[in-house]
A computed fold for a 73-nucleotide RNA from a Candidatus Parcubacteria bacterium, annotated as transfer RNA. The prediction has a mean pLDDT of 80. The sequence was found in a public genome assembly. Lineage of the source: Bacteria > Bacteria candidate phyla > Candidatus Parcubacteria. Rfam family: tRNA.
RNA sequence: GCCCAAGUAGCUCAGCUGGUAGAGCAACUCCAUGGUAAGGAGUAGGUCAGCAGUCCGAAUCUGCUCUUGGGCU
Numbered sequence: 001g002c003c004c005a006a007g008u009a010g011c012u013c014a015g016c017u018g019g020u021a022g023a024g025c026a027a028c029u030c031c032a033u034g035g036u037a038a039g040g041a042g043u044a045g046g047u048c049a050g051c052a053g054u055c056c057g058a059a060u061c062u063g064c065u066c067u068u069g070g071g072c073u
Stems, first nucleotide, its partner, number of pairs: 001072007010025004019056001027043005049065005
């Protein structure tokens, strides 16, 4: 230099035939216990890496940029 993949909650990831953003763990509150752990119920937490374009509508499609990983030379 070229090619490919990934970027979504604090962490690990799903959602990618375009139509209200989710799960598990973690955090907080409550229940429960003589108390702790385990367990049960609930709450909060996200400008979906950034900018632009297409579209009635974009996490999803297109282009460029950034970051990370892999491959080729």